[in-house]
């Protein structure tokens, strides 16, 4: 001085919230959904990373 681990902290996990719980990351990071296509664009799912509740939203109702 580089690097690896451990420990705490933050920080992320395609649309609000809360709570639990997990998994990666360490700022050159995690993370940025699928499909088709002439790469210019077009079309679909989904409020969760898991679960549970609320709000949103569709549904006559259950959901």
């Nucleotide at each position: 001085c580089a690097a690896a681990a451990u420990c705490a902290u933050g920080g992320u996990g395609a649309u609000g919230a809360a709570g639990c719980u997990c998994a990666c990351c360490a700022u050159u990071a995690a993370c940025c959904g699928c499909g088709c296509c002439g790469c210019g664009g077009c079309g679909c799912u989904a409020a969760u990373g898991g679960c549970u509740u609320c709000u949103g939203c569709a549904g006559a109702a259950a959901u």
Record summary: Predicted 3D model of a 63-nucleotide RNA (Fluoride riboswitch aptamer (crcB RNA motif)) from an Actinomycetota bacterium. The prediction has a mean pLDDT of 78. The source organism's lineage runs through Bacteria, Bacillati and Actinomycetota.